Predicted 3D model of a 349-nucleotide part of an RNA (small-subunit ribosomal RNA, central domain) from an uncultured bacterium. RNAcentral holds the full RNA, with entries from ENA and SILVA. Model confidence (mean pLDDT): 89 of 100. Its Rfam family is "Bacterial small subunit ribosomal RNA". Gene Ontology terms of the family: ribosome and structural constituent of ribosome.
[in-house]
Context: one part of a larger RNA
RNA sequence: UUGGGUUUAAAGGGUCCGCAGGCGGGUCUUCAAGUCAGGGGUGAAAUCCCACAGCUUAACUGUGGAACUGCCUUUGAAACUGUAGAUCUUGAAUUAAGUGGGCGUUGGCGGAAUAUGACAUGUAGCGGUGAAAUGCAUAGAUAUGUCCUAGAACACCGAAAGCGAAGGCAGCUAACGAUACUUAAAUUGACGCUCAUGGACGAAAGCGUGGGUAGCGAACAGGAUUAGAUACCCUGGUAGUCCACGCCGUAAACGUUGAUUACUCGUUUUCGGGGACAUUAAGUCUUCGGAGACUAAGCGAAAGUGAUAAGUAAUCCACCUGGGGAGUACGCUCGCAAGGGUGAAACUC
Numbered sequence: 001u002u003g004g005g006u007u008u009a010a011a012g013g014g015u016c017c018g019c020a021g022g023c024g025g026g027u028c029u030u031c032a033a034g035u036c037a038g039g040g041g042u043g044a045a046a047u048c049c050c051a052c053a054g055c056u057u058a059a060c061u062g063u064g065g066a067a068c069u070g071c072c073u074u075u076g077a078a079a080c081u082g083u084a085g086a087u088c089u090u091g092a093a094u095u096a097a098g099u100g101g102g103c104g105u106u107g108g109c110g111g112a113a114u115a116u117g118a119c120a121u122g123u124a125g126c127g128g129u130g131a132a133a134u135g136c137a138u139a140g141a142u143a144u145g146u147c148c149u150a151g152a153a154c155a156c157c158g159a160a161a162g163c164g165a166a167g168g169c170a171g172c173u174a175a176c177g178a179u180a181c182u183u184a185a186a187u188u189g190a191c192g193c194u195c196a197u198g199g200a201c202g203a204a205a206g207c208g209u210g211g212g213u214a215g216c217g218a219a220c221a222g223g224a225u226u227a228g229a230u231a232c233c234c235u236g237g238u239a240g241u242c243c244a245c246g247c248c249g250u251a252a253a254c255g256u257u258g259a260u261u262a263c264u265c266g267u268u269u270u271c272g273g274g275g276a277c278a279u280u281a282a283g284u285c286u287u288c289g290g291a292g293a294c295u296a297a298g299c300g301a302a303a304g305u306g307a308u309a310a311g312u313a314a315u316c317c318a319c320c321u322g323g324g325g326a327g328u329a330c331g332c333u334c335g336c337a338a339g340g341g342u343g344a345a346a347c348u349c
Base pairs, nucleotide, nucleotide: 003321004320005319006318007303008302012317014201015200016199017198021194022193023192025088026087027086028085029084031082033081034080035077036076037075038074039073040072041071042070049065050064051063052062053061054060091191092188093187094186095185096183097182098181099180100179103177104176105175106174107173108172109171110154114150115149117147118146119145120144121143125136126135162169163168206247207246208245209244210243211242215241216240220236221235222234223233258316259315260314261313262312263311266294267293268292269291270290271289272288273287274286275285276284277283298305299304322349323348324347331342332341333340334339
């Protein structure tokens, strides 16, 4: 390299958009680039293969043939791919009428809890643990009540549920923006799929500047535990967690399962629409689009999977090729840094 693979053995890129490239629906016509057939030229010799011959044999050598699977040229064929033209509607998109949702951005508002503070009642403990102690408290704590202020998060509803490309998204409300589904026609007429390079988004932690800081809480301090205890437990507590703007670009970024399309026995639940029947049980049947459970065939090493496939096929992309060394070194590149991306070898088993 080919082959074979990628849920769990090595292996699906974190996700999407998308140029080039690859691939691409039905019918008719055109050309003849690919394709196929015939003819011609060329394809040095040696080598390879076959037959025969020469050295006593063989290796070796000679003679003849075949072959050289290729290239060029020419005459045709027209099914398939392609070219050009025309046309179609089922793929795709648009319009219209509805519907859905923790989808996004910005602003406003709300109550519970917590904490600080003030006042009042009230008196000796509170707190914490396996047990304690550090800690707080007669300068009046804890507890109870009223009031003020602050920041962060939104109990119940809540779900195997919903939305989003993924990350992710939950109090209420307004504005703006996006999206999906359904229905019936109408419109365009293949406008599609995938996508190296590239671009955008991308949890948490971390970084820069400025704010904010109730609770929690790396580091740190103290108290315990212990042989020790740089821990687990307790009392405190700084960064951080929050906001704005700018970086970082990684995760068990997981369904450890790339995207798209078609096809393939059934049962059942649920979410969002439509239809029919019956009519008030808010029901039955059916249909489209999601989310789950079980299962036949099939597949699978098995576990399992099974129309949301890991089945049967097709197109395109990404990735793997024994363990360690190592996601390291070096180089390049991105970053303020931390580090990220790309990514070996010697050696060793």